[in-house]
The prediction has a mean pLDDT of 82. This is a predicted structure of a 72-nucleotide RNA (transfer RNA) from Candidatus Iainarchaeum sp. Its Rfam family is "tRNA". By type it is a transfer RNA. Its family is annotated with triplet codon-amino acid adaptor activity in the Gene Ontology. The sequence was found in a public genome assembly.

RNA sequence: GCUGGUGUGGUCUAUCGGUUAGGAUAGAAGGCUGUGGACCUUCUGAACGGGGUUCAAUUCCCCGCACCGGCC
Numbered sequence: 001g002c003u004g005g006u007g008u009g010g011u012c013u014a015u016c017g018g019u020u021a022g023g024a025u026a027g028a029a030g031g032c033u034g035u036g037g038a039c040c041u042u043c044u045g046a047a048c049g050g051g052g053u054u055c056a057a058u059u060c061c062c063c064g065c066a067c068c069g070g071c072c
Stems, first nucleotide, its partner, number of pairs: 001071007010025004018055001026044006048064005
């Protein structure tokens, strides 16, 4: 340099155009307990950046960025 893939809360991971963006874990508050842990309830927090298509985009397209792989 060419090429394929991936990018979603602190972390891991669902969501094949109309979802309240779901779950796990973490964190916070409360319950339970002699204390702690475990368990139960509630809460907090997310679509890599920009543009395009569309009535509607996390999803499709383009450019860029980052990471992973292949070729040279």